This is a predicted structure of a 73-nucleotide RNA (transfer RNA) from a Candidatus Pacearchaeota archaeon. The sequence is in RNAcentral, with records from ENA. Rfam family: tRNA. Lineage of the source: Archaea > Nanobdellati > Candidatus Pacearchaeota.
RNA sequence: GGGGAUGUGGGCCAGCCUGGUAAGCUUCCGGCUUUGGGAGCCGGCGACCCCGGUUCAAAUCCGGGCAUCCCCA
Repeated sequence: GGGGAUGUGGGCCAGCCUGGUAAGCUUCCGGCUUUGGGAGCCGGCGACCCCGGUUCAAAUCCGGGCAUCCCCA
């Protein structure tokens, strides 16, 4: 220098192809239960890497960046 993959709550991960309420696990907080704790059950808080474009509507499509990883040179 060229090519590819990935980026989503504190941690992990689905949804992207085929645009329309962002799901789940865990952590944390509250409640129930218990003599207490743990476990279990119920509820709650919390996220789409950045900028721009297309569209009624973008995590998703398009363009340009950034970061990490891999391959080629």